A computed fold for a 403-nucleotide RNA from Pararhodonellum marinum, annotated as Bacterial RNase P class A. The sequence was found by an Rfam model in a public genome assembly. Its Rfam family is "Bacterial RNase P class A". About the family: Ribonuclease P (RNase P) is a ubiquitous endoribonuclease, found in archaea, bacteria and eukarya as well as chloroplasts and mitochondria. Rfam classes the family as a ribozyme. NCBI's taxonomy places the organism under Bacteria, Pseudomonadati, Cytophagia, Cyclobacteriaceae, Pararhodonellum. Model confidence (mean pLDDT): 77 of 100.

RNA sequence: CGUGCAAGCCGACUCGCCGCUGUCCAAAUUCUCUUGAGAAGAUGGAGAGAGGAAAGUCCGGGCAACAUAGAGCGCCAUACUUCCUAACGGGAAGGGGCUAUACCGGUGACGGUAUGGUCACAGACAGUGCCACAGAAAAUAUACCGCCGCUAUCUUUGUAGCGGUAAGGGUGAAAUGGUGGGGUAAGAGCCCACCGGGUUUCGGGUGACCGAAGCCGCAGGGCAAACCUUAUGGGUUGAAAGAUCAAAUAGGCUCCGGUCCAAGGGCUGCUCGUCCAAUUCCGGCUCGCCGGAAAACCGGAGUGGGUAGAUCGAUGGAUCCUGUCCGCGAGGUCAGGGCUAGAUAAAUGGCGAGUACCCUGUUGAUCAGGGAACAGAACCCGGCUUAUAGGCUUGCACUUUUA
Numbered sequence: 001c002g003u004g005c006a007a008g009c010c011g012a013c014u015c016g017c018c019g020c021u022g023u024c025c026a027a028a029u030u031c032u033c034u035u036g037a038g039a040a041g042a043u044g045g046a047g048a049g050a051g052g053a054a055a056g057u058c059c060g061g062g063c064a065a066c067a068u069a070g071a072g073c074g075c076c077a078u079a080c081u082u083c084c085u086a087a088c089g090g091g092a093a094g095g096g097g098c099u100a101u102a103c104c105g106g107u108g109a110c111g112g113u114a115u116g117g118u119c120a121c122a123g124a125c126a127g128u129g130c131c132a133c134a135g136a137a138a139a140u141a142u143a144c145c146g147c148c149g150c151u152a153u154c155u156u157u158g159u160a161g162c163g164g165u166a167a168g169g170g171u172g173a174a175a176u177g178g179u180g181g182g183g184u185a186a187g188a189g190c191c192c193a194c195c196g197g198g199u200u201u202c203g204g205g206u207g208a209c210c211g212a213a214g215c216c217g218c219a220g221g222g223c224a225a226a227c228c229u230u231a232u233g234g235g236u237u238g239a240a241a242g243a244u245c246a247a248a249u250a251g252g253c254u255c256c257g258g259u260c261c262a263a264g265g266g267c268u269g270c271u272c273g274u275c276c277a278a279u280u281c282c283g284g285c286u287c288g289c290c291g292g293a294a295a296a297c298c299g300g301a302g303u304g305g306g307u308a309g310a311u312c313g314a315u316g317g318a319u320c321c322u323g324u325c326c327g328c329g330a331g332g333u334c335a336g337g338g339c340u341a342g343a344u345a346a347a348u349g350g351c352g353a354g355u356a357c358c359c360u361g362u363u364g365a366u367c368a369g370g371g372a373a374c375a376g377a378a379c380c381c382g383g384c385u386u387a388u389a390g391g392c393u394u395g396c397a398c399u400u401u402u403a
Base pairs, nucleotide, nucleotide: 002398003397004396005395006394007393008392009391010390012355013354014353015352016351017350018349020049021048023046024045025044026043029040030039031038032037033036051374055385056384058383059382060381061380062379063238064237065236066235070272071271072270073269075234076233077232078231079230080094081093082092083091084090095121096119097118098117099116100115101114102113103112104111105110122229123228127227128226129223130222131221144169145168146165147164148163149162150161151160152159153158177195178194179193180192181191182190196218197216198215199214200213201212202211203210204209242312243311244310245309252303253302254301255300256299257298258297259296264276265275279294280293281292282291283290284289285288319338320337321336322335323334325332326331357371358370359369360368361367
């Protein structure tokens, strides 16, 4: 220099003409009713008008409704520490595991430093389950080859049997810790030093953890984005939520159940608790009970007819911009300034010129030509995820060239 990977940022601006939608100011004039008020309003002016993801509908909330918003189970989610935040499964900083490159130390296993990457990072002696094939053996798992000793056979090489072994080799993703030495018939933590592991004490740190010293030969592996256990948390629905006004009616008809030892309803998937809930008349009798009726009332199912328009929710907020201070940082305090779509079948556009940026033409200048990807608000906000032509910045790895 180039290539690749990862993370982040940008992804247009100005002017003119015409057009669309909202808001505000003025408004000829028109309508209604009762002085005067209300409604509409030609026309003119001022300001504003779709994103970094508006997308996915994945999380968390605001807001609204359910009498109270209770308890238990079920179901679901999260999972190293501390902090930020309204909250989050989000973010910041740190710790630890694994890992890449470079350098240093060590016989070696391995260790240290620096710069990066990555982690779905509570628990595997609470229990259940899985680890294909290969292999002797895959977790209350081993001896295939091999090594050593003894016996027998045999000219010898070898062969067979018995016993010991798990250091060497093989299979595999993974084989009852590893390196070096001693020891042994051959071997083995059998013994020693070191690495690793466990544990006790001390020191540092808010903490996860880190460091040091002592002691112990110390080991039946991995998987819990397998079931599960532990800890913490979660009421449901959702703007087609809801609220108000208007209109209409056949409050029709049929059937079923019930009217206070009560049908049914009432946040949730279930249970419990708790709350609401609909009449008269007649008869009998032991005077507060039993029975019955209804064209009354309540609830449910079916059928049939009528009406269905408007306003709010709906944009002033956990808000935006600038500056000071605090914090490693995410962020926070204080001060000043601002109001920037609100549609309801859905507006936010078209044309022209220029500038900036990028690409191509040999391109260093000039000139010419071309160009902007993914993609359109619909209750709002904070995150996450996905898509993105082209360009820029940073980091890492590799190749080449030069010094």